[in-house]
RNA sequence: GGGCGGAUAGCUCAGCUGGCAGAGCGUCGCCUUUACACGGCGAGGGUCACAGGUUCGAACCCUGUUCCGCCUA
Numbered sequence: 001g002g003g004c005g006g007a008u009a010g011c012u013c014a015g016c017u018g019g020c021a022g023a024g025c026g027u028c029g030c031c032u033u034u035a036c037a038c039g040g041c042g043a044g045g046g047u048c049a050c051a052g053g054u055u056c057g058a059a060c061c062c063u064g065u066u067c068c069g070c071c072u073a
Stems, first nucleotide, its partner, number of pairs: 001072007010025004019056001027043005049065005
């Protein structure tokens, strides 16, 4: 240099053929307990890597860029 894959909540990751952004863990509150743990209920937390385009509508499709990993010369 060429090719492939990845980037979504604090962490690990889903998200179907474009139509309300989610789960587990963690955090916080309440219940429970003499208290803690366990357990139950609930809440908060998002520029879907960045920019542009297509579309009534984009995490998803197209183009470019950045970073990470793998293969190859």
Overview
The RNA shown here (transfer RNA) has 73 nucleotides and comes from Archangium sp. RNAcentral holds the sequence, with entries from ENA. Its Rfam family is "tRNA". From the family's description: Transfer RNA (tRNA) molecules are approximately 80 nucleotides in length. On this family, see Lowe and Eddy, Nucleic Acids Res 1997: "tRNAscan-SE: a program for improved detection of transfer RNA genes in genomic sequence". It is annotated as a transfer RNA. The coordinates come from a structure-prediction model, not an experiment, and the mean pLDDT is 81.